[in-house]
RNA sequence: GGAGUCGGCCAGGCAACCGCGGUAUCUCCCGAGUAAUCGGGCGGUAUGGAGGAAAGUCCGGGCUCCAUAGGGCAGGGUGCCAGGUAACGCCUGGGAGGCGCGAGCCUACGGAAAGUGCAACAGAAAAUAAACCGCCUACGUCUCUUUCGGGAGGCCGGUAAGGUUGAAAUGGUGCGGUAAGAGCGCACCGCGUCGGUGGCAACAUUCGACGGCUAGGUAAACCCCACCCGGAGCAAGGCCAAAUAGGGGAACAAUGGCGCUGCCCGCGCUGUUCCCGGGUAGGCUGCUUGAGGUGCAUGGUGACAUGCACCCCAGAUGAAUGGUUGCCCACGACAGAACCCGGCUUAUCGGCCGACUCCAAUU
Numbered sequence: 001g002g003a004g005u006c007g008g009c010c011a012g013g014c015a016a017c018c019g020c021g022g023u024a025u026c027u028c029c030c031g032a033g034u035a036a037u038c039g040g041g042c043g044g045u046a047u048g049g050a051g052g053a054a055a056g057u058c059c060g061g062g063c064u065c066c067a068u069a070g071g072g073c074a075g076g077g078u079g080c081c082a083g084g085u086a087a088c089g090c091c092u093g094g095g096a097g098g099c100g101c102g103a104g105c106c107u108a109c110g111g112a113a114a115g116u117g118c119a120a121c122a123g124a125a126a127a128u129a130a131a132c133c134g135c136c137u138a139c140g141u142c143u144c145u146u147u148c149g150g151g152a153g154g155c156c157g158g159u160a161a162g163g164u165u166g167a168a169a170u171g172g173u174g175c176g177g178u179a180a181g182a183g184c185g186c187a188c189c190g191c192g193u194c195g196g197u198g199g200c201a202a203c204a205u206u207c208g209a210c211g212g213c214u215a216g217g218u219a220a221a222c223c224c225c226a227c228c229c230g231g232a233g234c235a236a237g238g239c240c241a242a243a244u245a246g247g248g249g250a251a252c253a254a255u256g257g258c259g260c261u262g263c264c265c266g267c268g269c270u271g272u273u274c275c276c277g278g279g280u281a282g283g284c285u286g287c288u289u290g291a292g293g294u295g296c297a298u299g300g301u302g303a304c305a306u307g308c309a310c311c312c313c314a315g316a317u318g319a320a321u322g323g324u325u326g327c328c329c330a331c332g333a334c335a336g337a338a339c340c341c342g343g344c345u346u347a348u349c350g351g352c353c354g355a356c357u358c359c360a361a362u363u
Base pairs, nucleotide, nucleotide: 001359002358003357004356005355006354007353008352009351010350012328013327014326015325016324017323018322020049022047023046024045025044026043028041029040030039031038032037051334055345056344058343059342060341061340062339063233064232065231066230075229076228077227078226079225080094081093082092083091084090095109096107097106098105099104110224111223115222116221117218118217132163133162134159135158136157140155141154142153143152144151145150171189172188173187174186175185176184190213191211192210193209194208195207196205197204198203237285238284239283240282247276248275249274250273251272252271256270257269258268259267260266292311293310294309295308296307297306298305299304329332
């Protein structure tokens, strides 16, 4: 100098003016109240006003209401090990496998000797493996031939070493062996089981013994095993509460009117005033001080935890966070809260910082 890996941070800047909604406070006005005070409105002053993803709503939790003795079934989820956490499918560290020269990155990574199933096409054969080509003719048998040693061919067969198919074909190399072959035998390598050793564990093993290798693949196929899971969501939920209509009660009045009913009794409906409770519109609350942030210290490889100090950082409800002008530059991406947090995923102009790797050159 070039190429790259990992982690963190910023998200046009400055100024002036005008505006929008929050909070505190002050003047004035209106309403309630004996008052203290409370509520509302115009205005002034002060103060703070979107994000790293506010997004998707995919996981996990808080909070609220409903349900719930306990246990099981069904259903759903998770799935190497250990730890962190309020919890998680998240994070950290480790193991195993794969990719990369490397820094590093990726992995639904329990069980295939419980059972059931599946494997298109190709291929002889896809699982109680299999004989298409090839190889063999020792054994049995038949035919032909013969120089009588044998030779050729057929049948019955043997053979997984070689070829062919496939994503995948029952360990590899060599020697022996054989009619030809084959873990058939042996050596080495590989694999598996048991033990030892190391590790909390997953697992590792250059250690020892045993097994010729039995038990191919597939569980994001059913299934088995272990663990976890009640439902609905802030339009949750709580409080206040008109007008109109309807419900319950009390008092009063004509002892009336209407209906059953032509008459009597009885029953129902009907008037005025007051009270009670439910509930609609509407309003208030839930609402932002929280598993909060920043700094330091301590413990830990780390995720994180603990302690101390300091800070308060949107809270709307037709829903604010904007506009204009000037200057500068690298000319500005994705996008905007709506109960709140922890994650994951997706979108994103450009820039800065730190640690590390590889290549080239120079010293």